Predicted 3D model of a 73-nucleotide RNA (transfer RNA) from Orchesella cincta. The sequence is in RNAcentral, with records from Rfam. The source organism's lineage runs through Eukaryota, Metazoa, Bilateria, Allotriocarida and Orchesella. Rfam family: tRNA.
RNA sequence: GACUCUGUGGCCUAAUGGAUAUGGCGUCGGACUUCGGAUCCGAAGAUUGCGAGUUCGAGUCUCGUCAGAGUCA
Numbered sequence: 001g002a003c004u005c006u007g008u009g010g011c012c013u014a015a016u017g018g019a020u021a022u023g024g025c026g027u028c029g030g031a032c033u034u035c036g037g038a039u040c041c042g043a044a045g046a047u048u049g050c051g052a053g054u055u056c057g058a059g060u061c062u063c064g065u066c067a068g069a070g071u072c073a
Base pairs, nucleotide, nucleotide: 001072002071003070004069005068006067007066010025011024012023018056027043028042029041030040031039049065050064051063052062053061
């Protein structure tokens, strides 16, 4: 330098172009408990790496770009 793959809450992960973006762990609050743990109930937490485009509609398709991994040179 060319090409391929990956990027989604703090971490991991799901989502056929149809929508309020899923679940687990963790965090916080409550119940239970002498206290804690376990268990149960509830809550917060995401500009889907970033910027454009296509579309009635984009996490998903296209282009650019950034980061990581890989193959070739």